[in-house]
RNA sequence: AGAGUUUGAUCCUGGCUCAGGAUGAACGCUAGCGGCAGGCUUAACACAUGCAAGUCGAGGGGCAGCAGGCUGUAGCAAUACGGUGCUGGCGACCGGCGCAAGGGUGCGUAACGCGUGAGCAACUUGCCCGUAACAGGAGGAUAACCGGAGGAAACUCCGACUAAUACUGCGUAGCAAUAAUUGGUGGCAUCACCGAGUGUUUAAAGGCGAAAGCCGGUUACGGAUAGGCUCGCGUGACAUUAGCUUGAUGGCGGGGUAACGGCCCACCAUGGCGACGAUGUCUAGGGGUUCUGAGAGGAAGGUCCCCCACACUGGAACUGAGACACGGUCCAGACUCCUACGGGAGGCAGCAGUGAGGAAUAUUGGUCAAUGGGCGGAAGCCUGAACCAGCCAAGUAGCGUGCAGGAUGACGACCCUAGGGGUUGUAAACUGCUUUUGCGCGGGGAUAAACUUCGCCACGUGUGGCGUUUUGCAGGUACCGCGCGAAUAAGGACCGGCUAAUUCCGUGCCAGCAGCCGCGGUAAUACGGAAGGUCCGGGCGUUAUCCGGAUUUAUUGGGUUUAAAGGGAGCGUAGGCGGCCUGGUAAGCGUGUUGUGAAAUGUGGGUGCUCAACAUCUGCACUGCAGCGCGAACUGCCGGGCUUGAGUGCGCCGGAAGCGGGCGGGAUUCGUCGUGUAGCGGUGAAAUGCAUAGAUAUCACACAGAACACCGAUUGCGAAGGCAUCUCACAAAUCCGUGAUUGACGCUGAGGCACGAAAGUGUGGGGAUCAAACAGGAUUAGAUACCCUGGUAGUCCACACUGUAAACGAUGAUGACUCGCUGUCGGCGAUAUACAGUCGGUGGCCAAGCGAAAGCGAUAAGUCAUCCACCUGGGGAGUACGACCGCAAGGUUGAAACUCAAAGGAAUUGACGGGGGCCCGCACAAGCGGAGGAACAUGUGGUUUAAUUCGAUGAUACGCGAGGAACCUUACCCGGGCUCGAACGGUACAGGAAGGAUCAAGAGAUUGAGACGCCCUUCGGGGCCUGUAUCGAGGUGCUGCAUGGUUGUCGUCAGCUCGUGCCGUGAGGUGUCGGCUUAAGUGCCAUAACGAGCGCAACCCUUGCCGUCAGUUACCAGCACGUAGAGGUGGGGACUCUGGCGGGACUGCCACCGUAAGGUGAGAGGAGGGGGGGGAUGACGUCAAAUCAGCACGGCCCUUACGUCCGGGGCGACACACGUGUUACAAUGGUGGGUACAGAGGGCAGCUACCUGGCGACAGGAUGCAAAUCUCGAAAACCCUUCUCAGUUCGGAUCGGAGUCUGCAACUCGACUCCGUGAAGUUGGAUUCGCUAGUAAUCGCGCAUCAGCCAUGGCGCGGUGAAUACGUUCCCGGGCCUUGUACUCACCGCCCGUCA
Repeated sequence: AGAGUUUGAUCCUGGCUCAGGAUGAACGCUAGCGGCAGGCUUAACACAUGCAAGUCGAGGGGCAGCAGGCUGUAGCAAUACGGUGCUGGCGACCGGCGCAAGGGUGCGUAACGCGUGAGCAACUUGCCCGUAACAGGAGGAUAACCGGAGGAAACUCCGACUAAUACUGCGUAGCAAUAAUUGGUGGCAUCACCGAGUGUUUAAAGGCGAAAGCCGGUUACGGAUAGGCUCGCGUGACAUUAGCUUGAUGGCGGGGUAACGGCCCACCAUGGCGACGAUGUCUAGGGGUUCUGAGAGGAAGGUCCCCCACACUGGAACUGAGACACGGUCCAGACUCCUACGGGAGGCAGCAGUGAGGAAUAUUGGUCAAUGGGCGGAAGCCUGAACCAGCCAAGUAGCGUGCAGGAUGACGACCCUAGGGGUUGUAAACUGCUUUUGCGCGGGGAUAAACUUCGCCACGUGUGGCGUUUUGCAGGUACCGCGCGAAUAAGGACCGGCUAAUUCCGUGCCAGCAGCCGCGGUAAUACGGAAGGUCCGGGCGUUAUCCGGAUUUAUUGGGUUUAAAGGGAGCGUAGGCGGCCUGGUAAGCGUGUUGUGAAAUGUGGGUGCUCAACAUCUGCACUGCAGCGCGAACUGCCGGGCUUGAGUGCGCCGGAAGCGGGCGGGAUUCGUCGUGUAGCGGUGAAAUGCAUAGAUAUCACACAGAACACCGAUUGCGAAGGCAUCUCACAAAUCCGUGAUUGACGCUGAGGCACGAAAGUGUGGGGAUCAAACAGGAUUAGAUACCCUGGUAGUCCACACUGUAAACGAUGAUGACUCGCUGUCGGCGAUAUACAGUCGGUGGCCAAGCGAAAGCGAUAAGUCAUCCACCUGGGGAGUACGACCGCAAGGUUGAAACUCAAAGGAAUUGACGGGGGCCCGCACAAGCGGAGGAACAUGUGGUUUAAUUCGAUGAUACGCGAGGAACCUUACCCGGGCUCGAACGGUACAGGAAGGAUCAAGAGAUUGAGACGCCCUUCGGGGCCUGUAUCGAGGUGCUGCAUGGUUGUCGUCAGCUCGUGCCGUGAGGUGUCGGCUUAAGUGCCAUAACGAGCGCAACCCUUGCCGUCAGUUACCAGCACGUAGAGGUGGGGACUCUGGCGGGACUGCCACCGUAAGGUGAGAGGAGGGGGGGGAUGACGUCAAAUCAGCACGGCCCUUACGUCCGGGGCGACACACGUGUUACAAUGGUGGGUACAGAGGGCAGCUACCUGGCGACAGGAUGCAAAUCUCGAAAACCCUUCUCAGUUCGGAUCGGAGUCUGCAACUCGACUCCGUGAAGUUGGAUUCGCUAGUAAUCGCGCAUCAGCCAUGGCGCGGUGAAUACGUUCCCGGGCCUUGUACUCACCGCCCGUCA
């Protein structure tokens, strides 16, 4: 000293929370020791029991009890029982002193109660000290005791006797008191003090002692101590308590008191207190001090000290020096107890202790030894004050639980990348050492040389000295010595961030944690356990409370445009603040000094307990208050002057300022007359409505009420609200000029007063328009709305109320100061509508500065000064209650409980918008052909099933994984088997070649039999195989949300970023924006940016043209041979073709447009023209997208099974629904016949020419070809024929029959052929898909997989070969810029209400 938490991120505002310290604490776990200090915070609740205030016989009468003496009786005696106050002493009694202190508690009290400083000229003070004087002489009682009486008791009554230091007269006394008189001195108003004389009044007690003497007594004065009273200042909350007061305020006179005083009383006056907070209500003992804090402050008042108050509750007095009295009295009350029911007793907030309350607080202890108190002459007695001990980690400081060595880094435990390492950890074991502490034994008398008694001495006669004597609760304690032996002694919390410290297992939004943020839904460093670590340590954590951090109430030290916060605005009271010069004063202020500020506490230094805590000595501090002196700048106060602030006068100008009256035109509605005819009106479209009884429209006249077009404007005026036709009257304010006049007269302004839009209210008018409510018509799912037709309050006027608005510049008023640029309004600037300038307003843009930023910026939100108002997290709530105002509506003032960790401001990046701009895409449009209807094929859902294995699910799943499910595949189901296992490797042991035709059982796996049947060798053995054991197996089991890899999609969309620089507090921006251009972030220009990277493009493949090279299996022009025919043959290298290498296209040329980039053109040329066509190529990223079943892989799970083998079944089911396709519905067609033309591929378990057989699938022969050589091979098209619009010569499903082929095997469940059968279907609803040219459409061919094939699928190939695009408003998707946003898992968002 800060940190966490609002956001995707940022800055700010702002609350919440944490880290620190503290405690009379409590609770949890743990616990060795002593020292010092502490211990009912709650029920001032109730209390059993014991103790806490007595003492004096040297005041008195006495003698109950005790002891002694004397004496009597009994007895041998001891002894017992009597008598005797004779002695010690003493219960009770009279008397004195004490009991008013000490001790306890904090109920009450907001007060002269407390603190501090003063005052008493208005007072008292027992015991103590000093001074002076005195004490003569009498008297009458009364308790005890005795007798009697009453009562249960407590206690009381009657009679009689008696004493005193008890009580009462008398005498004596003045310096005392008092009444007048008088002199002096002083002060503070009443007065005080000193002196003089006169009158009146009031005293006393004795005791002890042989004595001396001592202790007492009375009066007066003085002192000391202790009190009483008064005053200044300080000392809680609430204004949702604003008025209070009748002894109230004062006076005169009395009474009362120690004393002043309405303290009390009579009379008189009418005051007194209060916004500087009276009165009321609530809370509370105050201070020294304590805790915290840098301080200022804030909080507290337990222990100790001072003061106050109280003593069951309330009241009252008595006694006394002192009380209105804790352990006194009386009365009343509540409660408890006793009782013979008639009456009585009691007061722990003393010390212990009990119950109760409570989270919670101790022993019914010891001693008067010390300190202190009471009484006493003293000894002494009393003392729960006090000193000690006991209990309690409840605090604080100290000590200890060992120290050193010791590595194979042991065992164990835990972790890991695990044949091995790491951590625990020198820790342990083990060796040596020490002995604080502990246990045992012994020593040990500090605190007391006190004090007391007695004796002696000294002097100052109560002090000191000497001698003697007595006294210790704690305690045989502290302390010291010896012996023994590491021996007797460590835990708690935490380890996600804040905050020091991490791993494994378990759990699986469960159990739980949590101070805040937040963890936990199968890999939890946050739960529980373990290991390790961290922090403290005889403690550690938790809870509660206070201060701090919090500058989060801001005096130090905050704010108010938008975060909470400027009053709607003015005038003005109190108050606060106030111009220049000068004189005085000294209240504030400064300085010096005096007194006080108790002690303790705090703090510097020292000393004593072994140290420390603790204690003690000394200094300082105690920031305060009061007195006295000095100073005079500033503030105040009292004077004098000034003119610049402010006002007034005079002169001029401007204005929708205000108020009252009058006038005007236009519009609207209504009325009347005319013209005129079928509609009008209204809307997005309509309808309600009006209209043939004549509307709307139009003309004329007339009435009414309201509002004032154009001018008109960032215009003007006004304090704000607000103000607009013209004119008259009234009165107001501003500006400017002048510098005549006053001379600080000023500013602000709590309360107060008046003003205050619209709506609303009351009464009375008025009522044209418009128009809440209301009615009807529409819209809509509904439509109590928006739209339409009507329409009442109201809108207008007068008077009165209301008193609020986003009453906003969301910006209080006044004054001063601080760069510029540019408009505009009113003045001045000589005459002018010119002008430098200047004053006052009203706008825009900026410097500095300010601000969180946006922004403000001489009209400040800048820099200062004064005053007022207001704010202190969000919600609850501007609500409730109360009060005030109002006719009402309502307004003003204005909480709390509870709840959340945020709410909020500004700005940033994105995303989104039924916001805007620009642009693109078969996106729409324009077209062509389809899908959706039918049948079938195939995939999916669903259902079914023993199983119908699994995955894929909007676009981006659904002829997808699967480019081939009859067995196999196969993962599913049923059944039968195996367990080193179906496959592989290592080791050990045993055995054997391995293998195996064939036979038997079985559904098969498998089992049994089995002819035959080895190699190498260094002679140890090895290779190979089987069995047993073991270490590794195996799993298409789970998690694609643990992963790698791969893939889909946005999207082949044009984007995505970086370095440096610059801008911004920052997130971030710039670059990448703007203009033009492009298919393109493609390029050009511009530019605080300059460059660069990944993407685009190009480079690659293919196709289209040409050239060149090479030519076999391709080709064949020329030459030659040759055939029925044929490049068949020789040959050729021309052509086609094949496949290598090149060329070619670049807006290069021309014209136009353009700065350029580039664009345009039936341009030229060219095979190709502006990217020539097609392909491969997919940026940063998004969808926790898909895949653990292709593969790989972490974790979890199974191990005679979730592994593996076999037979059979299933993946092919079928009421249905969807997707993708095929074939059709026919004549642009079907059927029959004839005749052509491809490309790209495949082929030896293959393709097969050709021949033969079969209607055919195919079969039997046979030949060529591992292929530019052989082979597989077109269809549509074209020509001819027929069919004639029909469920057909369309269509071919389905079914029946017969076959072919593949294959162990075609039942479930193959394809193909032939014959027969001949279903639906006649062009398909809403809706929807593809395609822009060699494309769509249409026609066939090939290939992969494959024994065969459910292929109508997929991937390729060529043949034939169109139509259309005006255009970008709309739908979908996308790109860039901009704007709004309360969204940022981002509009499939957020969020409100109701219900559960």